[in-house]
RNA sequence: GGGCUGAUAGCUCAGUUGGUAGAGCAACGGCCUUUUAAGCCGCUGGUCCCGGGUUCAAGUCCCGGUCAGCCCA
Numbered sequence: 001g002g003g004c005u006g007a008u009a010g011c012u013c014a015g016u017u018g019g020u021a022g023a024g025c026a027a028c029g030g031c032c033u034u035u036u037a038a039g040c041c042g043c044u045g046g047u048c049c050c051g052g053g054u055u056c057a058a059g060u061c062c063c064g065g066u067c068a069g070c071c072c073a
Stems, first nucleotide, its partner, number of pairs: 001072007010025004019056001028042004049065005
């Protein structure tokens, strides 16, 4: 220098054909327990990496950029 893959909640990750962003864990509140842990119930939390474009509508499609990993030279 070229190519491929990825970036979504605090963490690990889903997200189908473009149609109201989700799960588990964690945090918080409650139940239970002498207390803690475990278990059970509830609940909070997102500018979907950044900037543009297409579209009635973009996490998803297109272009550019940044960062990370891998491959080639």
Transfer RNA from a bacterium, 73 nucleotides, folded computationally. It matches the Rfam family "tRNA".